[in-house]
Context: one part of a larger RNA
Parts: sequence; C1' cells; structure tokens
RNA sequence: CGUAGGAUAUUUGACAGGAGCUGUCCUUAGUACGAGAGGACCGGGAUGGAUGAACCUCUGGUGUACCGGUUGCUAUAUUCAUGGCAUAGCCGGGUAGCCAUGUUUGGUUGGGAUAAACGCUGAAGGCAUCUAAGCGUGAAGCCCUCCUGAAGAUGAGAUAUCCCUCGUUUGAGUAAGACCCCUAGUAGACGACUAGGUUGAUAGGAGGUAGGUGUACGCUGGGUAACCAGUUUAGCUGAUCCUUACUAAUUGGUCGAGUGA
Repeated sequence: CGUAGGAUAUUUGACAGGAGCUGUCCUUAGUACGAGAGGACCGGGAUGGAUGAACCUCUGGUGUACCGGUUGCUAUAUUCAUGGCAUAGCCGGGUAGCCAUGUUUGGUUGGGAUAAACGCUGAAGGCAUCUAAGCGUGAAGCCCUCCUGAAGAUGAGAUAUCCCUCGUUUGAGUAAGACCCCUAGUAGACGACUAGGUUGAUAGGAGGUAGGUGUACGCUGGGUAACCAGUUUAGCUGAUCCUUACUAAUUGGUCGAGUGA
C1' cells in the first nucleotide's frame, strides 16, 4: 500500500514443512510342522538402544562477587574490625537463570488408492486362461489421520462484537480504536511481541518467606598464649515467592470512519 467504511478479537485451511527407526525377552508353545535334529506364522505382554521435542521436581554442571576459609602486600594512625590488589589472588560451597549426563514425552492407531504378488468371473480361441470388458486381496512405500506455519490464497476467505446520519465536494476537529511517551520482561540484535501506566503491584525500595552459606560484630567467661566456649542453628544474603503505593509509570500529544464505488 492492497484486501471498496473504520476497528478489536476468534478462526477456516489452498499450500508448505516436520515426524515416520529398531533390538531383546516372556507368552501363545516345545504347539503346528518334522523320522529326528530342530522349530514357527498369527496374536498378547514386558523392557531396551539410537533419535526428536519440551522442561528444571529430582541427579548434577555453571553460577566474575551470594556466604565462608585462607596467603602476601597495602590503606583506614595503632589493636580490633574492614577496604583495595594479587587470574574471581587461591580454596570450600551455592539461589535464580541457562544447560545434560537429569526428568517427562513422541514414532501409535485407523481409513483410502496402489506396487510386486495372489485371486474371482471370463471371452477372443466351444477347452484353458487373474484381463481383453468387469470385480477383489495386497507393503516400513503414496494420500489422509498426528505436530507446526499459513488469507499478499491479489482467488486477498469466515464468524462475533464495537463506532457512525443534512445532499455533493474539499478541508478540519472527532467516534470505536490505536500509537507516541513512560515502568518492565514470560520477549528481544533493532523493530516486533507480551505485562502494565494511579480505577495501578509494571519495575525499584521496604517488610516477611524460601533457598544459600555455616554460628557474625561486640560483650562476657576460661587460657601464659595460640585460641576455646556462651550470647547464637547466629550474622550476612543477586535473580525465587507473598505483601506493601514509599519512589518512578506525571501532565500531555498524534493518528484514526461518516452507513460505506
């Protein structure tokens, strides 16, 4: 820009893409078959491998500053307590998020038309013949069934709801609605998308909780001292969850039809 008014939702599916794998064991049954050796079809059940997708409850990885330990130098005058630098100084753990080696799950089933093949009826050709007319069965393959995208499918579809009356043209201001702008993330290169904008829990802060770390500082007691014990399962704590308008989403601006050739 188009989709012959302007919008907001929900959709149909032409077409396109994805998926399509397979082992072993038990049973049927030591049955059918076979002199024996051996040993099934069909059907039912269990459990794996590889692979795809989703997710983070569990098992783990990471987690650059969440907690603790610790070495050297240095600073806060000193002690204590802390900060800085040394790969994050090194070491032990670790929330959220992300991830797999972890968890869940998929390939199923059913239908249609067929290939090879097997048939029925049946002539040419009094017989015979699956074929010439006609009618069947039949595969991990084909088309559906399953998953995803999809009306620029210009053949531009459908449904529901909202807005709209002085005749024509032009312009302006508006309606429903949307955007700019702002707070953000389940989204993200940027656009976009999604959640919100005071009639508000969108983010930050605050209070509480979970989870993590592992018992803070100070004080008291003990010990010659290093240090130990008590206060204290403390103190601290990024992303989780709940609550709370304290802070910031203020005030505003712009676009946008005229009952539809």
This is a predicted structure of a 261-nucleotide part of an RNA (large-subunit ribosomal RNA, domain VI) from a Clostridia bacterium. The coordinates come from a structure-prediction model, not an experiment, and the mean pLDDT is 86.